[in-house]
Molecule: transfer RNA
Organism: Dysgonomonas sp. PF1-14
Order: sequence, then structure tokens, then C1' cells
RNA sequence: GGCUCUGUAGUUUAAUGGAUAAAAUGGAGGAUUCCGGUUCCUUUGAUAUGGGUUCGAUUCCCGUCAGGGUCA
Repeated sequence: GGCUCUGUAGUUUAAUGGAUAAAAUGGAGGAUUCCGGUUCCUUUGAUAUGGGUUCGAUUCCCGUCAGGGUCA
């Protein structure tokens, strides 16, 4: 350099082109306890980036960026 795959909360995963992007775990607060753990309640936080198609894009197309694989 060519081809190909991946990119979503701090982390691990969901989401037929259509509701306020869903959960687990984590963080914060509270209940419980003599204290801690466990358990329960509340809360917090995300679509890599720039365009395009579409009434509507996490999803489809193109470029860029980052990572993996493969060929030279």
C1' cells in the first nucleotide's frame, strides 16, 4: 500500500429504517445493619467523526480517524 472486519454509558452486551436508544455491572445518594457485606429503592451516564439517501438513520451508502485480521 490492497482487501476485509469492528467502533453504542467507566466496563460487558442489546436495539426489523420508526415510542424518551434497553439492560447488566460500575459511580453517587438513601433504606436495612452495632459496623461491614448481602439485599432493596432512587439517581447518574453512551451511538468514533464529516457528509449523503430517506418523511424518518445506531441501522443503508461514501470519506476520514482508531483498532484487529489477511495479502504483498